RNA sequence: GGGCUCGUGGCGAAAUGGCAUCGCGCACCAUUGGCUAUGGUGAGGCUGCGGGUUCGACUCCCGCCGAGUCCA
Numbered sequence: 001g002g003g004c005u006c007g008u009g010g011c012g013a014a015a016u017g018g019c020a021u022c023g024c025g026c027a028c029c030a031u032u033g034g035c036u037a038u039g040g041u042g043a044g045g046c047u048g049c050g051g052g053u054u055c056g057a058c059u060c061c062c063g064c065c066g067a068g069u070c071c072a
Stems, first nucleotide, its partner, number of pairs: 001071007010024004018055001026042005048064005
């Protein structure tokens, strides 16, 4: 330098055009003599950045940034 894959709450993943969901973690409540465990409730992401297409974009297209991998 080139090819491919990827970038979504604190972390790990779903969502392949139609109100962004789940697990772990976190906060509060219940339970306990207390802790753990368990159950319930809740906060937290407008999806790496900027454009484009579309009635509508996490999703499709272009550029940039970053990560992984392969080739040179």
Record summary:
The prediction has a mean pLDDT of 81. Transfer RNA from a Candidatus Nanoarchaeia archaeon, 72 nucleotides, folded computationally. The organism belongs to Candidatus Nanoarchaeia, within Archaea. Rfam family: tRNA. The family's RNA type in Rfam is transfer RNA.